Source information
This is a predicted structure of a 109-nucleotide RNA (TPP riboswitch aptamer (THI element)) from Ruthenibacterium lactatiformans. The sequence is in RNAcentral, with records from Rfam and Ribocentre. Model confidence (mean pLDDT): 75 of 100. Of the family's consensus pairs, 92% are formed in the model.
[in-house]
RNA sequence: ACAUAAAAACAGGGGUGCCGAAAGGCUGAGAUUUGUACGCGUACGCGUGUGCAUGAACCCUUUACCUGAUCCGGGUAAUGCCGGCGUAGGAAGUUUUGGCGCAGAAAUG
Numbered sequence: 001a002c003a004u005a006a007a008a009a010c011a012g013g014g015g016u017g018c019c020g021a022a023a024g025g026c027u028g029a030g031a032u033u034u035g036u037a038c039g040c041g042u043a044c045g046c047g048u049g050u051g052c053a054u055g056a057a058c059c060c061u062u063u064a065c066c067u068g069a070u071c072c073g074g075g076u077a078a079u080g081c082c083g084g085c086g087u088a089g090g091a092a093g094u095u096u097u098g099g100c101g102c103a104g105a106a107a108u109g
Base pairs, nucleotide, nucleotide: 006097007096008095009094010093011061012060013059014058017026018025019024032055034053035052036051037050038049039048040047041046065090066089067088071084072083073082074081102109103108
């Protein structure tokens, strides 16, 4: 100075949108289950909104996701739908195998 791919184990992190009365539709890997507290509605059966907890699937551990952001441009029935911002800031990792470089005849370091 250059390279450090990939896999496995264990561990950890993350999101829940938009339209609709509903059925269903859109994007996406994913738009979800159950419980509970509070509010609202109720034909008192329950429905619904928000928060919290929980299960499943999925994605991610630096290409997840969050922030900026009630941002900018484009488009859509509508929406983080697409692009920009963005080589931005934050964000969850260790071990083993293995790979690469160097030394060695080799084992191996």